């Protein structure tokens, strides 16, 4: 220094250009219960940064960051 790959709520994860970005755990509130736990409802909360293409971009394309892999 080259080359590939991966980045989405705290944590893991779906999306294959188009309906409020999905679902699990975890929290937060209630509902049960003497209390706790469990179950059950409802809520909060996320596309790694700048731009480009497009009527629309997590998707596509450039460049940059961080992480890993592999050559030198």
């Nucleotide at each position: 220094g080259c080359a590939c790959c991966a980045u989405u709520g705290g944590u893991c994860u779906a999306a294959u250009g188009g309906c409020u970005a999905u679902g699990a755990c975890a929290u937060a509130a209630g509902u049960c219960u003497u209390c706790c736990a469990a179950a059950c409802u409802u809520g909060u909360g996320a596309u790694g940064c700048c731009g480009g293409u497009u009527c629309a971009a997590u998707u596509c394309c450039g460049g940059c960051a961080u992480g890993g892999u592999g050559c030198u």
Predicted 3D model of a 72-nucleotide RNA (transfer RNA) from Blautia sp. MSK.20.9.
Its Rfam family is "tRNA". The family's RNA type in Rfam is transfer RNA.
The same sequence occurs in records of 3 taxa.
Taxonomically the source falls in Blautia (Bacteria, Bacillati, Clostridia, Lachnospiraceae).
The coordinates come from a structure-prediction model, not an experiment, and the mean pLDDT is 81.